[in-house]
Description
A computed fold for an 88-nucleotide RNA from a Halobacteroidaceae bacterium, annotated as c-di-GMP-I riboswitch aptamer. The coordinates come from a structure-prediction model, not an experiment, and the mean pLDDT is 87. It matches the Rfam family "c-di-GMP-I riboswitch aptamer". Clan: c-di-GMP_I riboswitch clan.
C1' cells in the first nucleotide's frame, strides 16, 4: 500500500427496552441489557433525517396552525482523519 469473501487468538463497540438523570423537545449521559457492527473510532464538511425553546407569520391582544438550527442524529450515505488482528 492492498484486502478479509472468511476465519482464528486476545478482545473491543453496544440497537430495541428498563431504571436513574439532563434537556423545551429531539437527544445526551451512566447503570442494566444485546439487536447487530471490522471502523458501531473521532469529525456535523456536502446531502438527508429528527425536534421547534427562541424568532418569524398570524390576532384586537393572545392561543393553536404554519415556517425556521444557532439544537441533535457518526448505528443515514458519502467525505476526512486516525486505528487492532489475520492474509498478500
Nucleotide at each position: 500500500u492492498c484486502u478479509g469473501u472468511a476465519u482464528a487468538a486476545g478482545g473491543g463497540c453496544a440497537a430495541a427496552c428498563c431504571u436513574g438523570u439532563u434537556g423545551a423537545a429531539a437527544a445526551g449521559c451512566a447503570g442494566g441489557g444485546g439487536c447487530g457492527c471490522a471502523a458501531a473510532g473521532c469529525u456535523a464538511c456536502g446531502a438527508a433525517c429528527c425536534u421547534a425553546a427562541g424568532g418569524c407569520c398570524u390576532u384586537a391582544a393572545a392561543a393553536c396552525c404554519g415556517c425556521u438550527a444557532a439544537g441533535g442524529u457518526a448505528g443515514u450515505c458519502g467525505a476526512g482523519c486516525u486505528g487492532c488482528c489475520g492474509g498478500a